[in-house]
The RNA shown here (transfer RNA) has 73 nucleotides and comes from a Clostridia bacterium. The organism belongs to Clostridia, within Bacteria.
RNA sequence: GCGAAAGUAGCUCAUCUGGUAGAGCGUCGCCUUGCCAAGGCGAAGGUAGCGGGUUCGAGCCCCGUCUUUCGCU
Numbered sequence: 001g002c003g004a005a006a007g008u009a010g011c012u013c014a015u016c017u018g019g020u021a022g023a024g025c026g027u028c029g030c031c032u033u034g035c036c037a038a039g040g041c042g043a044a045g046g047u048a049g050c051g052g053g054u055u056c057g058a059g060c061c062c063c064g065u066c067u068u069u070c071g072c073u
Base pairs, nucleotide, nucleotide: 001072002071003070004069005068006067007066010025011024012023013022019056027043028042029041030040031039049065050064051063052062053061
């Protein structure tokens, strides 16, 4: 230099061909228990790496760009 993959909640990941984003673990509160753990109920937390474009509508399509990983030279 060229090509490919990935970027969504604190962490690991979903979101099946466009219709206002969820799960597990973790965190906080309550219940249960003599205490802890386990269990039950509930809550907080992300405008999706960034910037544009298309569309009535974009995590999803298009362009640019940044970061990480892998391969080629």
It matches the Rfam family "tRNA". Rfam classes the family as a transfer RNA. Rfam links the family to the GO term triplet codon-amino acid adaptor activity.